[in-house]
C1' cells in the first nucleotide's frame, strides 16, 4: 500500500434503502422449605467516527480512526 471486520455487557444476524433484532447475560414475579432448573414479563443501542446522496441509510459514496489479515 492491499483486503476484511467493526450493531446491546458478551456471541452474532440484518437477503442487492423503509419494523434495529436473536441467543447468553441482567431486573421483577410465578413455581420449591431453599438450591439448581423450567415459566411469564421487563430495562438496556448516536449501528467505530465525520461528512455526503435521497422523501428516507446499519444498508451506497467519500474521508477517517481501531483491530487482523496479506504483500513491499
Nucleotide at each position: 500500500g492491499g483486503c476484511g471486520u467493526g450493531u446491546a455487557g458478551c456471541u452474532c444476524a440484518g437477503c442487492u434503502g423503509g419494523g434495529a433484532g436473536a441467543g447468553c447475560a441482567c431486573c421483577u414475579c410465578c413455581a420449591u422449605g431453599g438450591c439448581a432448573u423450567g415459566g411469564a414479563g421487563g430495562g438496556g443501542g448516536u449501528c467505530g467516527c465525520a461528512g455526503g446522496u435521497u422523501c428516507a441509510a446499519u444498508c451506497c459514496c467519500u474521508g477517517u480512526c481501531a483491530c487482523g489479515u496479506c504483500c513491499a
A computed fold for a 72-nucleotide RNA from a Deltaproteobacteria bacterium, annotated as transfer RNA. Rfam family: tRNA. The coordinates come from a structure-prediction model, not an experiment, and the mean pLDDT is 82. It was read from a public genome assembly.